[in-house]
RNA sequence: GGGCGCUUAGCUCAGCCAGGAAGAGUAUUGGGCUUUUAACCCAAGGGUCGCGGGUUCGAAUCCCGCAGCGCCCGCCA
Numbered sequence: 001g002g003g004c005g006c007u008u009a010g011c012u013c014a015g016c017c018a019g020g021a022a023g024a025g026u027a028u029u030g031g032g033c034u035u036u037u038a039a040c041c042c043a044a045g046g047g048u049c050g051c052g053g054g055u056u057c058g059a060a061u062c063c064c065g066c067a068g069c070g071c072c073c074g075c076c077a
Base pairs, nucleotide, nucleotide: 001073002072003071004070005069006068007067010026011025012024013023020057028044029043030042031041032040050066051065052064053063054062
């Protein structure tokens, strides 16, 4: 330098193909249960969907550029 994949809640990941406006588990907090803790049950808070731009009535999703991470190839040594 080239190709491919990934980037979404504190963490691990769905959702993207096929646009209708964001979820799960876990963690945290509160409550229930329990002699207490754990476990279990209920609830709540928690998101610039990597960044910028474009298309569209409407973008996490489609298109373009950039950034970061990973893998492969190439070049130099």
A computed fold for a 77-nucleotide RNA from a Thermoproteota archaeon, annotated as transfer RNA. Rfam family: tRNA. The family's RNA type in Rfam is transfer RNA. The prediction has a mean pLDDT of 81.